[in-house]
C1' cells in the first nucleotide's frame, strides 16, 4: 500500500419508553335524548284510546378505572437487524521498502 472484518458515521427496520386517540369498563340527562311508562289527567256508555310526570332501563356529551387490544406521533433509549460509507481507529492476511 492492497484486501477483509470490527468500531465510528449516516439512513432504515424492529423493540423499549413517553404522549394522544381507539377498544374494554364504571359513572352519567329534574325538563330541553330514546324506550317502558305505576299514579294521576283527558276522550268514551263501555271496551279501549291519548298525551304523559315520577320511577326504571339503554345511552349522548362529559368525568374516571384497569389493562396493554389496535392506531398514530416523538425521543442519541438499545448496540438488536439490514444497507451504505469519505476520513479515522483496531484486528487478520498478503505485498513492497
Nucleotide at each position: 500500500g492492497a484486501c477483509a472484518g470490527a468500531c465510528c458515521c449516516u439512513g432504515u427496520g424492529c423493540a423499549a419508553c413517553a404522549g394522544a386517540g381507539u377498544g374494554c369498563u364504571g359513572u352519567g340527562a329534574a325538563c330541553c335524548a330514546u324506550g317502558u311508562c305505576a299514579g294521576g289527567c283527558g276522550g268514551g256508555g263501555a271496551a279501549c284510546c291519548g298525551a304523559g310526570c315520577a320511577g326504571c332501563a339503554u345511552u349522548a356529551a362529559g368525568c374516571g378505572g384497569a389493562u396493554u387490544u389496535c392506531u398514530c406521533u416523538g425521543u442519541g433509549u438499545g448496540c438488536c437487524g439490514c444497507a451504505g460509507u469519505c476520513a479515522g481507529c483496531c484486528u487478520g492476511u498478503u505485498c513492497c521498502c

Bacterial small signal recognition particle RNA from an Oscillospiraceae bacterium, 97 nucleotides, folded computationally. Model confidence (mean pLDDT): 76 of 100. The source organism's lineage runs through Bacteria, Bacillati, Clostridia, Eubacteriales and Oscillospiraceae. The same sequence occurs in records of 4 taxa.